[in-house]
Context: one part of a larger RNA
């Protein structure tokens, strides 16, 4: 000087407390461990691994296994020699890769070269092989915590200190005052984006107060309103009162759409964990080179006594079922979205208008509201499992897809110890969309609808910041 203390003081955080809803019990989905296997490819392991890499494992992907092939190679550059354009089609053998046969076609011009393909030879290619403890880059975490430093000066023999401590204050090393310090940098804040209000400009594909109408903003019309896209205004403790040290600031109030960082996002200092990644990529070293490279078929990554994590659906009446009826936002669409009509109980099928989309479509929002029924039961709760019949995608759903219909109708009556999330348009609850994608979503990322309870407080648990103290630790 740090680190640590079941030392002290001050302070903060859904850290506790006060509340609301979960997990832990059940079934299933998914990831992991273990076991099994020819293989169940690899990585990730307290917090900071485990719906993670993977924003889609039937083939492909694919790295694994079994079997069948190739050896200048699936891919790159170069040289020498030989031959032919390349390519495309067909037949046979084969699981295919591939092999054989055959048909078609016959590059450019400067006329002996160029280009391209095949063969041979050689330099070399190739490796998701090892080392993340050789590395770059990227990332997690402490933590959006308020810290981390420097120049000069001063103090100390020196390591170092001071500044950065102290008194207040703040979300903040934020600001004020004081002070052997005076300044400065990286962080904080602001600048950026979305959102909340108004004005103004422009009105088509958006809108409709007024007139007409076939009742459909539909047509004429309008530029008010909504909305869209620009540009401005607006919030600054600016104003008032009180407290305070005449400061910084805090408390209350007015006005205002919004009040003290308005709400949300992006933004992550110096560093820590030899943290993670050689399997995104790049890369040193080592290793393989008729194989640890490469092509193909089939299988596996989907196994299953079990254990754990994360979720979904429930256990019902604030509910289930049936009928009627209302209101979104955001997003996507041409190998696409697909209205309408017809067929089918249905998943879907046939036909087909419109739309490269403020125009057409996906599209039905659902919870909600109105009525009827069920009457507390393992039930008209719950839907696992299983049998049968189908639909769709796709060469192909056996291993191993999703969905539909009929039948079946398991566990489950609110969950031990323990443990998680959340402070407001939040939790809870309800649907909708997108990426990936031929097909496949209970996961991920977004969107809106309905919409709470509680916070006395900081004694305690956990994590963190500042000052101080002890130390046999570095």
């Nucleotide at each position: 000087u740090g680190a640590c203390g079941g030392g002290g003081g001050c302070c903060c955080g859904c850290a506790c407390a006060a509340g609301c809803g979960g997990u832990g019990g059940a079934g299933c989905a998914u990831g992991u461990g273990g076991u099994u296997u020819a293989a169940u490819u690899c990585g990730a392991c307290a917090a900071u691994a485990c719906g993670c890499g993977a924003g889609a494992a039937a083939c492909c992907u694919u790295a694994c296994c079994u079997g069948g092939g190739c050896u200048u190679g699936a891919c790159a550059u170069a040289u020498a020699c030989c031959g032919g354009a390349c390519g495309g089609g067909u037949g046979c053998a084969g699981a295919g890769a591939u092999g054989c046969a055959u048909c078609u076609u016959c590059u450019g011009c400067u006329u002996g070269c160029a280009g391209u393909c095949g063969g041979u030879a050689u330099a070399c290619a190739g490796g998701u092989g090892c080392u993340g403890c050789a590395u770059g880059g990227u990332u997690g975490u402490c933590g959006u915590c308020a810290g981390c430093u420097c120049g000069u000066g001063c103090c100390g023999u020196g390591a170092g200190g001071u500044g950065u401590u102290g008194g207040g204050u703040u979300a903040a090393g934020u600001c004020c005052c004081g002070c052997a310090a005076c300044g400065a940098g990286c962080g904080c804040a602001a600048c950026c984006c979305c959102u909340a209000u108004u004005g103004u400009a422009u009105g088509u594909u958006a809108c409709c107060a007024c007139c007409a109408u076939u009742u459909a903003g539909u047509u004429g019309g309008g530029g008010a309103c909504u909305c869209a896209u620009g540009c401005a205004a607006g919030a600054c403790u600016g104003c008032c009162g009180g407290u305070g040290a005449c400061a910084a600031a805090c408390c209350g109030g007015a006005g205002g759409a919004a009040g003290g960082u308005g709400g949300g996002g992006a933004u992550g200092a110096c560093g820590u964990c030899a943290a993670a990644u050689c399997a995104u990529c790049a890369u040193g070293g080592c290793c393989c080179u008729u194989a640890u490279g490469u092509c193909c078929a089939g299988g596996g990554c989907u196994a299953c006594a079990c254990a754990c994590g994360u979720g979904c659906u429930a256990c019902a009446a604030u509910g289930g079922u049936u009928g009627g009826u209302a209101c979104a936002a955001a997003a996507c669409g041409c190998u696409g979205c697909g209205a309408g009509a017809c067929u089918g109980c249905g998943a879907a099928g046939u036909u087909a208008a419109g739309c490269a989309a403020a125009a057409c479509g996906u599209a039905a929002a659902a919870a909600g509201c109105c009525a009827a029924u069920c009457u507390c039961a393992g039930u008209u709760c719950g839907g696992a499992u299983u049998g049968g019949a189908g639909u769709c995608u796709g060469a192909a759903a056996c291993u191993c897809g999703a969905c539909u219909c009929c039948a079946u109708g398991a566990a489950g009556g609110u969950g031990g110890a323990a443990u998680c999330g959340c402070u407001a348009g939040u939790a809870a609850u309800c649907g909708c969309g997108c990426a990936u994608c031929a097909g496949c979503a209970u996961g991920g990322c977004g969107c809106g609808g309905u919409g709470a309870a509680u916070a006395c407080g900081u004694u305690c648990c956990c994590g963190g910041g500042c000052c101080u103290u002890g130390u046999a630790c570095a």
The prediction has a mean pLDDT of 85. This is a predicted structure of a 474-nucleotide part of an RNA (small-subunit ribosomal RNA, 3' major domain) from a metagenome.